[in-house]
Context: one part of a larger RNA
RNA sequence: UGAUGUUGAAGGAACUCGGCAAAUUGACCUCGUAACUUCGGGAGAAGAGGUACCUUAUCGAGGGCAACCUUGGUAAGGUGACACAAACUAGGGGGUAGCGACUGUUUACCUAAAACACAGGACUAUGCAAAGAUGAAAAUCGACGUAUAUGGUCUGACGCCUGCCCGGUGCUGGAAGGUUAAAAGGAGAAGUGCAAGCUUUGAAUUGAAGCCCCAGUAAACGGCGGCCGUAACUAUAACGGUCCUAAGGUAGCGAAAUUCCUUGUCGGGUAAGUUCCGACCUGCACGAAUGGCGUAACGACUUCCCCGCUGUCUCCAACAUCAACUCA
Numbered sequence: 001u002g003a004u005g006u007u008g009a010a011g012g013a014a015c016u017c018g019g020c021a022a023a024u025u026g027a028c029c030u031c032g033u034a035a036c037u038u039c040g041g042g043a044g045a046a047g048a049g050g051u052a053c054c055u056u057a058u059c060g061a062g063g064g065c066a067a068c069c070u071u072g073g074u075a076a077g078g079u080g081a082c083a084c085a086a087a088c089u090a091g092g093g094g095g096u097a098g099c100g101a102c103u104g105u106u107u108a109c110c111u112a113a114a115a116c117a118c119a120g121g122a123c124u125a126u127g128c129a130a131a132g133a134u135g136a137a138a139a140u141c142g143a144c145g146u147a148u149a150u151g152g153u154c155u156g157a158c159g160c161c162u163g164c165c166c167g168g169u170g171c172u173g174g175a176a177g178g179u180u181a182a183a184a185g186g187a188g189a190a191g192u193g194c195a196a197g198c199u200u201u202g203a204a205u206u207g208a209a210g211c212c213c214c215a216g217u218a219a220a221c222g223g224c225g226g227c228c229g230u231a232a233c234u235a236u237a238a239c240g241g242u243c244c245u246a247a248g249g250u251a252g253c254g255a256a257a258u259u260c261c262u263u264g265u266c267g268g269g270u271a272a273g274u275u276c277c278g279a280c281c282u283g284c285a286c287g288a289a290u291g292g293c294g295u296a297a298c299g300a301c302u303u304c305c306c307c308g309c310u311g312u313c314u315c316c317a318a319c320a321u322c323a324a325c326u327c328a
Base pairs, nucleotide, nucleotide: 001323002322003321004320005319006318007317008316010314011313014312019309027051028050029049030048031047036041038157052079053078054077055076056075057074058073059072060071061070062069063068080084092307093306094305095304097302098301099299100298104116105115120155121154122153123152124151125150126149132141133140134139158294159293160292161291163224164223165222168221169220170217171216172215173214174213177212178211179210183206184205188201189200190199191198192197225243226242227241228240229239252286253283264280265279266278267277268276
């Protein structure tokens, strides 16, 4: 000096990105226990008290023929300690907000989460030799199942809901017309030959799916405007005009895990608050199963605050053990 422990005056988070680490709490019994709630919970909420030993009294339980033995509780009085769950073992607690409903799963060896999964919801395909998957095939799985089934995709308990747009892309359906391959067709043309012919080329016409075309479809991929004016203070604009669009963002939420300007403004909390909570709405660039908004319970998740507690700190010190170091 380091590591691992133990202890510490006064203060008690002033430390720090952050109470990280440590400390506090801890067992059993009795009392007591809020908001909220899906009425199950929350809850060991929180909080308060008791616990050793002796004597006496008393109520039981079991065994035994009995004497009696074993054992559980209650009440009163008393005794000694700093300390009676005397060691070890053995929850710190509360409040607010975000996200995810939950238990679960995950980057074996830097990420355990708000990511994945999930029950529930929806769309879509599939009538059985099913769709789909593997395979060159035979065949196998699906399934010794049969639409209350199976595959695919999205969402993600529950509650209230899920608006408008089919112009583009996709998917489904349609078949009149256009386009169109091989093939059919063969008017003609060229070469060659005395010729029959042979070879080459070849217009019209016929000709499938697809595409063009016509519809439907958004819990398919996706999308969801601008400018100008207007009310008897001012300000604002229920209202009007105009341009464009397939349609112009509805409900709800909103400086948000989304807000650049921004430490927005106001309120709360602090002596002092770029964080936090409640509002406002000027949403750079929320928004409805790429789900929207709430939500009890749950979380080694994230944020902020409070109580308790402490060597985290003010400010370090001592001790124990092991290293380092010195000597042998």
Large-subunit ribosomal RNA, domain IV from a Pseudomonadota bacterium, 328 nucleotides, folded computationally.
Its Rfam family is "Bacterial large subunit ribosomal RNA".
The source organism's lineage runs through Bacteria, Pseudomonadati and Pseudomonadota.
The coordinates come from a structure-prediction model, not an experiment, and the mean pLDDT is 87.
It was read from a public genome assembly.